[in-house]
Context: one part of a larger RNA
Molecule: small-subunit ribosomal RNA, 5' domain
Organism: Flagellimonas spongiicola
RNA sequence: GGAUGAACGCUAGCGGCAGGCCUAACACAUGCAAGUCGAGGGGUAACAGGGAAAAGCUUGCUUUUCUGCUGACGACCGGCGCACGGGUGCGGAACGCGUAUGGAACCUGCCCCUGUCAGGGGAAUAGCCCAGAGAAAUUUGGAUUAAUGCCCCAUGGUAACAUUAUAUCGCAUGAUAUUUUGUUUAAAGAUUUAUCGGACAGGGAUGGCCAUGCGUACCAUUAGUCAGAUGGUGAGGUAACGGCUCACCAUAACUACGAUGGUUAGGGGCCCUGAGAGGGGGAUCCCCCACACUGGUACUGAGACACGGACCAGACUCCUACGGGAGGCAGCAGUGAGGAAUAUUGGACAAUGGUCGGGAGACUGAUCCAGCCAUGCCGCGUGCAGGAUGACUGCCCUAUGGGUUGUAAACUGCUUUUAUACGGGAAGAAACCUAUCCACGUGUGGAUAGCUGACGGUACCGUAAGAAUAAGGACCGGCUAACUCCGUGCCAGCAGCCGCGGUAAUACGGAGGGUCCGAGCGUUAUCC
Numbered sequence: 001g002g003a004u005g006a007a008c009g010c011u012a013g014c015g016g017c018a019g020g021c022c023u024a025a026c027a028c029a030u031g032c033a034a035g036u037c038g039a040g041g042g043g044u045a046a047c048a049g050g051g052a053a054a055a056g057c058u059u060g061c062u063u064u065u066c067u068g069c070u071g072a073c074g075a076c077c078g079g080c081g082c083a084c085g086g087g088u089g090c091g092g093a094a095c096g097c098g099u100a101u102g103g104a105a106c107c108u109g110c111c112c113c114u115g116u117c118a119g120g121g122g123a124a125u126a127g128c129c130c131a132g133a134g135a136a137a138u139u140u141g142g143a144u145u146a147a148u149g150c151c152c153c154a155u156g157g158u159a160a161c162a163u164u165a166u167a168u169c170g171c172a173u174g175a176u177a178u179u180u181u182g183u184u185u186a187a188a189g190a191u192u193u194a195u196c197g198g199a200c201a202g203g204g205a206u207g208g209c210c211a212u213g214c215g216u217a218c219c220a221u222u223a224g225u226c227a228g229a230u231g232g233u234g235a236g237g238u239a240a241c242g243g244c245u246c247a248c249c250a251u252a253a254c255u256a257c258g259a260u261g262g263u264u265a266g267g268g269g270c271c272c273u274g275a276g277a278g279g280g281g282g283a284u285c286c287c288c289c290a291c292a293c294u295g296g297u298a299c300u301g302a303g304a305c306a307c308g309g310a311c312c313a314g315a316c317u318c319c320u321a322c323g324g325g326a327g328g329c330a331g332c333a334g335u336g337a338g339g340a341a342u343a344u345u346g347g348a349c350a351a352u353g354g355u356c357g358g359g360a361g362a363c364u365g366a367u368c369c370a371g372c373c374a375u376g377c378c379g380c381g382u383g384c385a386g387g388a389u390g391a392c393u394g395c396c397c398u399a400u401g402g403g404u405u406g407u408a409a410a411c412u413g414c415u416u417u418u419a420u421a422c423g424g425g426a427a428g429a430a431a432c433c434u435a436u437c438c439a440c441g442u443g444u445g446g447a448u449a450g451c452u453g454a455c456g457g458u459a460c461c462g463u464a465a466g467a468a469u470a471a472g473g474a475c476c477g478g479c480u481a482a483c484u485c486c487g488u489g490c491c492a493g494c495a496g497c498c499g500c501g502g503u504a505a506u507a508c509g510g511a512g513g514g515u516c517c518g519a520g521c522g523u524u525a526u527c528c
Base pairs, nucleotide, nucleotide: 001528002527003526004525006524007523008522009521010520013380014379015378016377017376018375019373020372021338026336027335028334030333031332032331035080036079037078040077041076043073044072047071048070049069050067051066052065053064054063055062056061057060087291088290089289096216097215098214099213100212101211102210103209106208107207111204112203113202114201115200116199117198119153120152121151122150129142130141131140132139133138159184160183161182162181165178166177167176168175169174189196190195217263218262219261224254225253229251230250231249232248233247234246235245236244266288267287268286269285270281271280272279273278293314294313295312296311297310316327317326318325319324344370346369347368348367352366353364354363355362356361383414384413385412386411394404396403397402420464421463422462423461424460428455433450434449435448436447437446438445439444440443472517473516474515475514476513477498478497479496483512484511485510486509487508493500494499
């Protein structure tokens, strides 16, 4: 000198863009953050409509009851989603990450393409109903019922497994194509007739999994380490290879090219500095990893060993009728605590994206916005021109004439950014959808019109009056730009280093003057 997720002191007009618990992965009140589908199902708790009956009477209304008949729909069964998105950096020195390869050792829901199918039957169960237990959380028994839930039979191969043969190819195990025989496994309907779905197989895309080369912090004041340890055979397990696990057998394997142990740490793209080489860092944004009160376990599923799922154990908090239960903000806000220190218990799904749905749409603290903070960067303003009798005051020097503050002020003219008041007022919106039309032709494409804005009456534009609404901080001995007076008298104090102060201190304190930066200026901390 540059830089910062900064803090502190003094000061402070505005806007744009960004950033905002670095500490206690400490504990959390409250609200919200993952639902959706009635075009899968039985149904009808609520709301609305229709129908029927009865009652009241102001004879065309009101009330009551019944009825799933309709729009819809609480709870329930079922499907998809909840493995994404969002948070944090505990752990981990590792194929975790980065990069480059390989998988002839693998999986992949939704999506796209292709081919072939969808015949028949059955038993349950939730809900509802009945009867209980319990303070509650919840739960027991009985009866009965549905499905795109579950099961059975049939059919089926370019599927799987075993088997026969041929051809081609490969670095080995082998791979690919064709072929013989046998065994095993499919399906689901809804319906407004428009469509949306179902099963099997092949291919693609996407996502994942595994292996390997190289790179990846410090300590030798850590020198030896290791029994599933190293390898083999066999089996189990997995989507798949593998001591991944197990039985048996062998005795290997790693290590001064640093094993083992300890300490520290999420990794990368990137960021800061520097001419570079290097050095330092890993906030925001993006990719990967790990974690979800602590530890463990699996279930479901295409995918989890699952933040707002389950079970067990533990600590903590809460409820309790003392028998027993409930919970997990490292989601968004917010609270306490810790700390030098870090924001609102805000608005909207209008846009972008996600989930579900045929769609309308629903949900979405993702996201888009707004609020707070000079935390940073950038921009603008606090006026401009004229004005000397160089006014008064202040300060200092003096040759007593004057000098300086200083064109500074007063005064005259001009402007109105900004602030204030009033008026106008966006883009972000195009789709979806609806209506009409056209083309091909039976659901697509196109055209036209209509509908939709949280931000927000915001940005922006115009009008009005008026210099009106707006400057400070640090420093002035040298380094280092900027000097005198007064006070003090090794005191009080200053100080980054050298050093100042003991009676004329440009170094302490005050004043006048000056220098630097400027809505900031200094100090502290850290890095180069």